The RNA shown here (c-di-AMP riboswitch aptamer (ydaO/yuaA leader)) has 161 nucleotides and comes from a Phycisphaeraceae bacterium. Of the family's consensus pairs, 96% are formed in the model. The coordinates come from a structure-prediction model, not an experiment, and the mean pLDDT is 76. It was read from a public genome assembly, where an Rfam model found it.
RNA sequence: UGGGCUGUGCAGCCGAAUCUCCGGCCGAUGUCGGAGAGCGGGGAACCCAACGUUCGCUCGGCGAUCCACCGAGCGAGCCGGGGCGCAGGGAUCGGUCGGUCCCGGGCCACUUUCAGGGCCUAGCCCGUCAGCUAACCUCGCAGGCACGUGAAAGGGCACGA
Numbered sequence: 001u002g003g004g005c006u007g008u009g010c011a012g013c014c015g016a017a018u019c020u021c022c023g024g025c026c027g028a029u030g031u032c033g034g035a036g037a038g039c040g041g042g043g044a045a046c047c048c049a050a051c052g053u054u055c056g057c058u059c060g061g062c063g064a065u066c067c068a069c070c071g072a073g074c075g076a077g078c079c080g081g082g083g084c085g086c087a088g089g090g091a092u093c094g095g096u097c098g099g100u101c102c103c104g105g106g107c108c109a110c111u112u113u114c115a116g117g118g119c120c121u122a123g124c125c126c127g128u129c130a131g132c133u134a135a136c137c138u139c140g141c142a143g144g145c146a147c148g149u150g151a152a153a154g155g156g157c158a159c160g161a
Stems, first nucleotide, its partner, number of pairs: 006160005012145003018037008038141006048131001052078010080129001081126004088103006104121005110154006
């Protein structure tokens, strides 16, 4: 110096929501603005997929006309549609808000498996518009909480022999 074994101790959670640099304010912790890295989201071609309904008009099938039918296009109306997130579906009670149950989904402390127990299943946004989608464009980096369930296996950091 490297490796192995062993002992002791330590590590917060959900979430994409962290780190670094520059400048201003500030007594400091911080706060405001900007940039970069990293993480996360949206929009956006070909191909593929999809392309509701009513009315009117135009063109074609169609030969001479009209009507009917079929296809395509245009216009108007109606039904709307979509995104973040685990937060979706069914049944039932209730005048409504809401409550209860079942199925499914998400979380519980380094990771996985097993056992046991518990909690959540919200909220917000776009505004008639968006499938997938390379290049490209664009947005966010918040907020909330905790002092511990057990066993086995495998890891990380520090210290000692």